RNA sequence: UGGUUUUCGAAAGCGCCAGAACUGUCUACAUGUGAAGCGUGUGACAGUGGACGCGGUGGAGGUUAGCGAAAGAUUCGGCGGGUGCCUCCCGAUGUGAUCCGCAUUGUUACGGUGAGCCGCAAAACUGUGGGGUGACCUACACGACAAAGGCGAGUCAGGAUGAUUU
Numbered sequence: 001u002g003g004u005u006u007u008c009g010a011a012a013g014c015g016c017c018a019g020a021a022c023u024g025u026c027u028a029c030a031u032g033u034g035a036a037g038c039g040u041g042u043g044a045c046a047g048u049g050g051a052c053g054c055g056g057u058g059g060a061g062g063u064u065a066g067c068g069a070a071a072g073a074u075u076c077g078g079c080g081g082g083u084g085c086c087u088c089c090c091g092a093u094g095u096g097a098u099c100c101g102c103a104u105u106g107u108u109a110c111g112g113u114g115a116g117c118c119g120c121a122a123a124a125c126u127g128u129g130g131g132g133u134g135a136c137c138u139a140c141a142c143g144a145c146a147a148a149g150g151c152g153a154g155u156c157a158g159g160a161u162g163a164u165u166u
Base pairs, nucleotide, nucleotide: 014080015079016078017077019076021048022047023046024045025044026043028042029041030040031039032038033037052068053067054066058089059088060087061086062085063084090106091105092104093103094102095101097164098163099162100159111156112155113154116151117150118149126141127140128139129138130137131136
């Protein structure tokens, strides 16, 4: 360094890095300078960054998976996964009951509209430290700022002259 096995632990806006970007090292190569030194480019090796939170899970398959914040540069470009969406199955609610259908949904399991409430955001920024040669990483403190979404008073609408039954 690689492979296998076992155990423990962790993540689902989560994980990863073959491109590109950036950093370091090199008695490697090329190049500018008369030389040294230095600069530039290439190469080898080793590294860095590569999405800030909010929301979201019945099962199977499919699939290009919601919302805003910061920045204005890479949060670029990709890979994997995935709670989104679609179809079917299962379940639930509403329509008096059962069935069928329809509508809406997932155990907080009917719809439209909707005052109001929740959404206590985080990063960024500022300040003080710590680590690294460096790119950069990290702790604490301070005061902020969203949208989607959720709850929901009120209000509106709600079975084909459906089937059976009371």
Molecule: glmS glucosamine-6-phosphate activated ribozyme aptamer
Organism: Sulfoacidibacillus thermotolerans